[in-house]
RNA sequence: AGAGUUUGAUCCUGGCUCAGGACAAACGCUGGCGGCGUGCUUAACACAUGCAAGUCUAAGGAGAAAAUUAUCUUCGGAUAAUGAGUAAACUGGCGAACGGGUGAGUAACGCGUAGGCUACCUACCUUUAAGAUGGGGAUAACGUUUGGAAACGGACGCUAAUACCCAAUAAUAUUCUAUGAAUCAAAAGGGGCACCUCGGUGCUCUUGCUUAAAGAUGGGCCUGCGUCUGAUUAGCUAGAUGGUAAGGUAAUGGCUUACCAUGGCAACGAUCAGUAGCUGGUUCGAGAGGAUGAUCAGCCACACUGGGACUUAGAUACGGCCCAGACUCCUACGGGAGGCAGCAGUGGGGAAUUUUGCGCAAUGAGCGAAAGCUUGACGCAGCAACGCCGCGUGAUCGAAGAAGGUUCUAGGACUGUAAAGAUCUGUCAUAGGGGAAGAAAUGUAAGUAUUCUAACACAAUAUUUACUUGACGGUACCCUAUAAGAAAGCUCCGGCUAACUAGGUGCCAGCAGCCGCGGUAAUACCUGGGGGGCAAGCGUUGUCCGGAUUUAUUGGGCGUAAAGGGCUCGUAGGUGGGCUGAUUAGUCGAAAUUGAAAUACAAUGGCUUAACCAUUGGAACGGUUUCGAUACUGUCAGUCUUGAGUGAAAUAGAGGUAAGUGGAAUUCCUGGUGUAGCGGUGAAAUGCGUAGAUAUCAGGAGGAACACCAAAGGCGAAGGCAGCUUACUGGAUUUAUACUGACACUGAGGAGCGAAAGCGUGGGUAGCGAACAGGAUUAGAGACCCUGGUAGUCCACGCCGUAAACGAUGAGCACUAGGUGGUGGGAGAUUCGACCCUUUCACUGCUGGAGUUAACGCAUUAAGUGCUCCGCCUGGGGACUACGAUCGCAAGAUUGAAACUCAAAGGAAUUGACGGGGACCCGCACAAGCGGUGGAUUAUGUGGUUUAAUUCGAUGCAACGCGAAGAACCUUACCUAGACUUGACAUGUUAGUGAAAACUCAGUGAAAGCAGAGCUUUCUGCAGGCUUGCCUGCAGACACUAUCACAGGUGAUGCAUGGCUGUCGUCAGCUCGUGUCGUGAGAUGUUCGGUUAAGUCCGAUAACGAGCGCAACCCCUAUCGCUAGUUGCCAGCACGUAAUGGUGGGGACUCUAGCGAAACUGCCCGGGAUAACCGGAAGGAAGGUGGGGCCGACGUCAAGUCAGUAUGUCCCUUACGUCUAGGGCUACACACGUAAUACAAUGGAGGGUACAAAGGGUAGCAAAGCUGCGAAGUGGAGCCAAUCCCAAAAAACCUUCCCAAGUUCGGAUUGCAGUCUGCAACUCGACUGCAUGAAGCAGGAAUCGCUAGUAAUCGCGCAUCAGCAUGGCGCGGUGAAUACGUUCCCGGGUCUUGUACACACCGCCCGUCACGCCAUGGAAGCCGGCAGCACCCGACACCAGUGUCCUAACCUUCGGGGAGGAGCUGUUUAAGGUGAAGUUGGUGACUGGGGCGAAGUCGUAACAAGGUAGCCGUACCGGAAGGUGCGGCUG
Repeated sequence: AGAGUUUGAUCCUGGCUCAGGACAAACGCUGGCGGCGUGCUUAACACAUGCAAGUCUAAGGAGAAAAUUAUCUUCGGAUAAUGAGUAAACUGGCGAACGGGUGAGUAACGCGUAGGCUACCUACCUUUAAGAUGGGGAUAACGUUUGGAAACGGACGCUAAUACCCAAUAAUAUUCUAUGAAUCAAAAGGGGCACCUCGGUGCUCUUGCUUAAAGAUGGGCCUGCGUCUGAUUAGCUAGAUGGUAAGGUAAUGGCUUACCAUGGCAACGAUCAGUAGCUGGUUCGAGAGGAUGAUCAGCCACACUGGGACUUAGAUACGGCCCAGACUCCUACGGGAGGCAGCAGUGGGGAAUUUUGCGCAAUGAGCGAAAGCUUGACGCAGCAACGCCGCGUGAUCGAAGAAGGUUCUAGGACUGUAAAGAUCUGUCAUAGGGGAAGAAAUGUAAGUAUUCUAACACAAUAUUUACUUGACGGUACCCUAUAAGAAAGCUCCGGCUAACUAGGUGCCAGCAGCCGCGGUAAUACCUGGGGGGCAAGCGUUGUCCGGAUUUAUUGGGCGUAAAGGGCUCGUAGGUGGGCUGAUUAGUCGAAAUUGAAAUACAAUGGCUUAACCAUUGGAACGGUUUCGAUACUGUCAGUCUUGAGUGAAAUAGAGGUAAGUGGAAUUCCUGGUGUAGCGGUGAAAUGCGUAGAUAUCAGGAGGAACACCAAAGGCGAAGGCAGCUUACUGGAUUUAUACUGACACUGAGGAGCGAAAGCGUGGGUAGCGAACAGGAUUAGAGACCCUGGUAGUCCACGCCGUAAACGAUGAGCACUAGGUGGUGGGAGAUUCGACCCUUUCACUGCUGGAGUUAACGCAUUAAGUGCUCCGCCUGGGGACUACGAUCGCAAGAUUGAAACUCAAAGGAAUUGACGGGGACCCGCACAAGCGGUGGAUUAUGUGGUUUAAUUCGAUGCAACGCGAAGAACCUUACCUAGACUUGACAUGUUAGUGAAAACUCAGUGAAAGCAGAGCUUUCUGCAGGCUUGCCUGCAGACACUAUCACAGGUGAUGCAUGGCUGUCGUCAGCUCGUGUCGUGAGAUGUUCGGUUAAGUCCGAUAACGAGCGCAACCCCUAUCGCUAGUUGCCAGCACGUAAUGGUGGGGACUCUAGCGAAACUGCCCGGGAUAACCGGAAGGAAGGUGGGGCCGACGUCAAGUCAGUAUGUCCCUUACGUCUAGGGCUACACACGUAAUACAAUGGAGGGUACAAAGGGUAGCAAAGCUGCGAAGUGGAGCCAAUCCCAAAAAACCUUCCCAAGUUCGGAUUGCAGUCUGCAACUCGACUGCAUGAAGCAGGAAUCGCUAGUAAUCGCGCAUCAGCAUGGCGCGGUGAAUACGUUCCCGGGUCUUGUACACACCGCCCGUCACGCCAUGGAAGCCGGCAGCACCCGACACCAGUGUCCUAACCUUCGGGGAGGAGCUGUUUAAGGUGAAGUUGGUGACUGGGGCGAAGUCGUAACAAGGUAGCCGUACCGGAAGGUGCGGCUG
């Protein structure tokens, strides 16, 4: 510091997501040790049990027991002493208001910060001054008695005090009528000495006590500033704001009361609602800042809920009291008790948070003179990887690179020096031993010194010596011993993001932070191996900050991405011209003070290090006060004219309002002329018209709008404004100068204006025209088109307040190159004058530079550079919505969310593709023609159906006489049945056999096969033996049997592939290098002007070149030449035949087959740009690529083919393999394609006569001859072919018949009889003869081929093949018509344009309806919460009053008084009750829209001119998108 994600790609805008850090965390897997920290974030839920606040006998009175000892004893015990003035209680004092917990409440002087109190209090402590005298009456404990279950009491009696009371004294205190008067106090205890009547007294020391004044400490009150969200909370307030008086308080104060006044707060956000303890700090961040407020520290609040006071120095009191309420417990039912948000602990809640531990040794607190006691504060330990930090799990060697695992191209590679093994060490753990610091004080005893004192005593202070105190603790730490031993996991490996392979799975299971993986080759799921990262942890989840400049002060924007208010005026506010002076508020500087400590930072130090801890230091920043400076801003005062304004003279104008008036046109009415149509449309119809329309002429009526001028022209703030005249009126501009003297700019709220539509009332209504009606169109047509037509459009008055109210651009001021127009003025020069020219203001256009912008673009009329003020934006949808509020007669307008959902939505530009966009061009594309298909019959292929099977594939063009150049068996892949299992075929291994196999025979069977018999006793090499041609052994070959590897598969996947092929398309295109332009995708080149069949060529040109294509090179064909002549040819010469190149011969010709020539726009004329090229003519066999073929660019279609072959993966293995027989592929209601033959006379039939080319032939072609009506048979000459054969060419021509008919057309179908091939023609071949003689009379919609030797027509050959073409591939014969032309259909190319498409129009996409899920609004109601109001009732308690009753201290005249208590009454008042409203939440039959869902239904609204341009506002209408009217916009 960035990265991923919108697109085919790009730049931008913009959201979402990730990498980092931090947790009081939790969960999953795992877990060795130690140190330091931390540990109920939820139920301020309820709590069993124990502990958490006591202490003082040196304030007081009383006062045990156990035990021990002694004495007595009836041995049961009793008494006394010690224990002990102790324990446990009581009165009294101090403390209990601290310490500890929690964060419910609180938006507040609660907290923070800085101040104030002349408006206050403060126990204990310190200092100062003064005092401390004399009396009195009670009471608890205790005793007796009594009530109660208990808690707890009642009555009577006794007693003390530092408890209580009275009196005296009384100031520097308080009060008052103020030289004065009045009022208020006390307590003693202990030590020592002396005296003593033994009760006590005196002196002294010390600690207490009282009064007063100070201090310190702690508090109380007041004030400035700061302190969350909501305006869909805008007004709030009646003790409310102030005054006077009184009361009350420690104290000010409406704190309270009475009276008076009517104030006070609020847009700088009152009130209300929601949320929340605040801070130091913590955490993130570069910072600004954001989030947070555990632990530690300061403040506040609370203590079961609510209220209240008492006591006290201090409380409205966590471990006190009273009352009410809820809950729990005890109970003898009468009544009582309780409050863990103290420490532990329990239940509950929850994802989740510990021990019912030890100790007061340290630090601190309370009491005490002290010893000391108490202390769940605290110090420690325990539990928890909860966090941070440290250490370890070994180290060095070790290649047979072990085994195992994984993978593999089968060789190997990786795991991997890793392990094993060898050597070593001992952190840690274990065992044993040693062993600190934390302890300082205090105290006691003794000594010394000083002070006090009459004193050497006591006491205090200082000091010395001795003694005494450790929970932790089996501590830290150190030493020794044994032993590598006890000690590694978690997560990730598609990109972001470091790290890859195998198997399994097969859109399943699953993963996922975002993008996204998974549909049979998954680096993304699961598992293994390997690897990366971190490590006693690792990962996940959650929260916060960061990245996010994504709320922008630092540091963003608003023409088109979200965003300028419709426009103007103007209030508050903000900002504001020049000069001078004053002031010093802001501002700047200095000083002081404060901002607790801790934290943070720096340095140093202490734990072995670190975390942690300590010491020291300083800053930053905030507040306050004082002093200084005076440039700027502010304020005050004075002044100026340039901003602004006023006056004068002119000017232009659809500026506004009102009244009047004019002509043209439409319509209507009347009359005339006139006759059958008019009108309307793409075409029609509805409609009008013989009752006289339309047309035409004349006259009249009425309403609305104003042609030409007219313009990118003018005016206005915007909306908007148009005949002419008049009246009234607003603004602007120019010129000259006079005056005022900053009077200015902007403008939240506010006010006014504001198109069209719409609303109300009343008029008006010619035309137009929502709705509506009818006619068309259409699948439908609630539309577009047509005929009608109501509101409305018009006027007056009043509402509404919105538009694409747009320049999608707020207002004002200033600055920053130009060019060229327009409108309205002025000046100069010139002229007789006008024009022209120069120049200057104001307004208004175009173009363009710098600059700017994401780009497009803007560019002195800024979207440039700056200043001032206002408005607005923060992902898309939900949503121009809901609820609430305001406005409105209504329609509706304004303001304006959330849940939920998506990872995009969007802008500009680029390349394509597409368009029922445009321009140009081409093609048998259309047109012009010729012939067909579609109708018939047949053949053939396909679909469908059928079947045991009808094998499989091909399926728009580009499948369908296609694979198949030929299914009776075979083929054959299908079906049925029968068989085989190392197999029909290949290679190898092991074992056996050589009597096996082969061969022959024969059983069974449909065959295959199964099961037999016979025959022979195989071949080669080597060695040995010997009866030398035999035997034995070994090895091999060959064959078989058995075994194991394997064979085999027309089984799947053409969407895993190679190869090959089709198609666009023989269309003219497709690209690259360098350069240049652009932020970039990309562009340029390749565009443009010509031209061509062509990106063919020429010219222009920021391009210059090049490649693959085009063309040419190759083959055939057309002319000629040369060469060569056999099997071909025969002119001339000869021979011969009935005749024939038959023969000799010849090369002239034809021909054959080699080599050459020839054609190149070369020449001429014209056009063109002097080019390319085009037109024409000549010559030539051929003329403008002569004709034909071969040849197929980059690519497209996941096009076709795993069944031609090859091939990955998967599948079958006594079968999905192999063999055999029979059947099927040939089925047949039907549909389609491609062909054949026809429908006839341009014909059919009979007879006769001509002329080809190209092929094939030995398992072959086969002649002549003979037989047969014929197919054919027989025959076998000749031919391995320019020789022989197939072989007859047919149309044509000549001639005869037929005579327009289902025929002498047509030949299907069927019967009979045959021929041929073949093991075999039944299913299921071809052909022949005779007989039969179907449909069909030229083919609807639609559709195909062809531009010349072509179409059409005629026959011939070949491949396959035993046989079987109407198919395929070739060959020649005869041989046309037409093309004006490019408007249209189809396809293609180039340029351009639009686009919401990019799987690319077979695209995208809108709305209703139906179904499911989700959240949400409304709703009769129902159920709660909260805060307030009114009324009722009213506990305890304070306060006030008081008839009644009662009472120790003091006074008394002894009666009583004073004073107090109880009781009663009243005010206030908690809880409770009732009522009406408010607000908020939950729920609710039903209902509204919304979102998301798989391939649902209906249409096709939008994107292209989206097929009616779209959109905005409004109104009406319609299943739905939507349609139409009116006005507006161009996006």